This is a predicted structure of a 115-nucleotide RNA (FMN riboswitch aptamer (RFN element)) from Holdemanella biformis. Model confidence (mean pLDDT): 78 of 100. Rfam family: FMN riboswitch aptamer (RFN element). Rfam links the family to the GO term FMN binding. The RNAcentral record of the sequence draws on Ribocentre.
[in-house]
RNA sequence: AGAUAUCUUCAGGGCAGGGUGAGAUUCCCUACCGGCGGUAGAGCCCGCGAGCCGAAAGGCAUGAUCCGGUGAGAUUCCGGAGCCGACAGUAUAGUCUGGAUGGAAGAAGAUGAUA
Repeated sequence: AGAUAUCUUCAGGGCAGGGUGAGAUUCCCUACCGGCGGUAGAGCCCGCGAGCCGAAAGGCAUGAUCCGGUGAGAUUCCGGAGCCGACAGUAUAGUCUGGAUGGAAGAAGAUGAUA
C1' cells in the first nucleotide's frame, strides 16, 4: 500500500394556526419535510433503495422544473416563480396509525492473504 473474503456499527424528515363537519393532522386556507451514489454542492439531471406477484427464473409498479444571473463548467450555487411524494387502515393522508424492534441503496470501521 492493500484484493478476494469475513465480521461489526450506522443508515428518513415533516400539518404550527385557522375553516366546514356528528366525525377530517385525510377535505378547504395555510404550514412543514426532502434517503443513497454520480456530477460544480441536486426531492424534481443520471442511476439506486423501500412495495406487490411467484417455489424459482422472472414479471408488475417506480413521482416532480422552469426563467434570469455568475462561471471554463451549475435543470445542483445565487435570485425568482413552480411542481412531486408507494402500499394497508381511517371522513379522501408526502406529514397520523400499521407492515417496520423489519428490509435496504449505501456509509464508516475491524481483521487481513499478499506486495